A computed fold for a 346-nucleotide part of an RNA from an uncultured bacterium, annotated as small-subunit ribosomal RNA, central domain.
Model confidence (mean pLDDT): 88 of 100.
Context: one part of a larger RNA
RNA sequence: UUGGGUUUAAAGGGUGCGCAGGCGGGUCUUUAAGUCAGAGGUGAAAUUUUGCGGCUUAACCGUAAGAUUGCCUUUGAUACUGGGGGUCUUGAGUUUAAUUUAGGCAUGCGGAAUGCGACGUGUAGCGGUGAAAUGCAUAGAUAUGUCGCAGAACGCCGAUUGCGAAGGCAGCGUGCUGAGUUAUAACUGACGCUGAGGCACGACAGCGCGGGUAUCAAACAGGAUUAGAUACCCUGGUAGUCCGCGCCGUAAACUAUGAUUACUGGUUGUUUGCGCUAUUGCGUGAGUGACUGAGCAAAAGCAUUAAGUAAUCCACCUGGGGAGUACGUGCGCAAGCAUGAAACUC
Numbered sequence: 001u002u003g004g005g006u007u008u009a010a011a012g013g014g015u016g017c018g019c020a021g022g023c024g025g026g027u028c029u030u031u032a033a034g035u036c037a038g039a040g041g042u043g044a045a046a047u048u049u050u051g052c053g054g055c056u057u058a059a060c061c062g063u064a065a066g067a068u069u070g071c072c073u074u075u076g077a078u079a080c081u082g083g084g085g086g087u088c089u090u091g092a093g094u095u096u097a098a099u100u101u102a103g104g105c106a107u108g109c110g111g112a113a114u115g116c117g118a119c120g121u122g123u124a125g126c127g128g129u130g131a132a133a134u135g136c137a138u139a140g141a142u143a144u145g146u147c148g149c150a151g152a153a154c155g156c157c158g159a160u161u162g163c164g165a166a167g168g169c170a171g172c173g174u175g176c177u178g179a180g181u182u183a184u185a186a187c188u189g190a191c192g193c194u195g196a197g198g199c200a201c202g203a204c205a206g207c208g209c210g211g212g213u214a215u216c217a218a219a220c221a222g223g224a225u226u227a228g229a230u231a232c233c234c235u236g237g238u239a240g241u242c243c244g245c246g247c248c249g250u251a252a253a254c255u256a257u258g259a260u261u262a263c264u265g266g267u268u269g270u271u272u273g274c275g276c277u278a279u280u281g282c283g284u285g286a287g288u289g290a291c292u293g294a295g296c297a298a299a300a301g302c303a304u305u306a307a308g309u310a311a312u313c314c315a316c317c318u319g320g321g322g323a324g325u326a327c328g329u330g331c332g333c334a335a336g337c338a339u340g341a342a343a344c345u346c
Base pairs, nucleotide, nucleotide: 003318004317005316006315007300008299012314014201015200016199017198021194022193023192025088026087027086028085029084030083031082033081034080035077036076037075038074039073040072041071042070049065050064051063052062053061054060091191092188093187094186095185096183097182098181099180100179101178103177104176105175106174107173108172109171110154114150115149116148117147118146119145120144121143125136126135162169163168206247207246208245209244210243211242216240220236221235222234223233258313259312260311261310262309263308265292266291267290268289269288270287271286272285273284274283275282276281295302296301319346320345321344328339329338330337331336
């Protein structure tokens, strides 16, 4: 390389948009580039294969044929692919009417809890643990009542629920905005799928500048435990956790399962549409779960939300360690990220 693979053995890119490229619905017509057929030219010699011949044989040599699977020219064929033209509606999209939504952004408001402050009641403990101690408290704590302030998070509803491309999204209201689905016709008429590079988004932690800081809490300090205890437990506590702007670009970014399309048995929940002859029901879409067939799989299991049967496109794998390291390059303020070996060794 071919091949074989990628849920768990090595292997699906974190996710989307999308240039190039690859692939692409029905039908009519034309063309003849690919494709197929015939003919001609060329395809040096040696080598190689076969026949015959020459050295006493062989190696070797000579001769003839073949092969040289290619390229060029030309004449035809037109099913398929491609190019040109026309047409169609089922793929795709648009309009209309409904409907769903913790989808996004901005802004306003709310109650509970926590901590703090003020004042009152009240008195000796509180707190914490396996047990304690550090800690707090007669300068009046803990508890309790009233008032006030601050920041962060939104109990119940709440659910194999819903929405989003993924990350993710949950108090309530308003404004702006996105997406999906369904129904019926109408419209456009293949406008499609995938997508190397590229661009955008991308949890947490971290970084820069400026705010904010109630809680929790790396680091740190103290108390315990212990042989020790740089831990687990306890008392404190700073970055951080929150907001704005800008970086970072990684995760078990997981369904460890790429996207799209078609086909292939049932049973049973649930969300949300629509229709009907509908008090419960039946039918039909789009999701989201459970179970079980055929089939598949090394098995576990998957099973119309496939890991089944096929097609197109992309990404990735090729023994373990060395190593996601070194070097180089790109990006980054840095942390680092991306790309990514070899010697050696088993």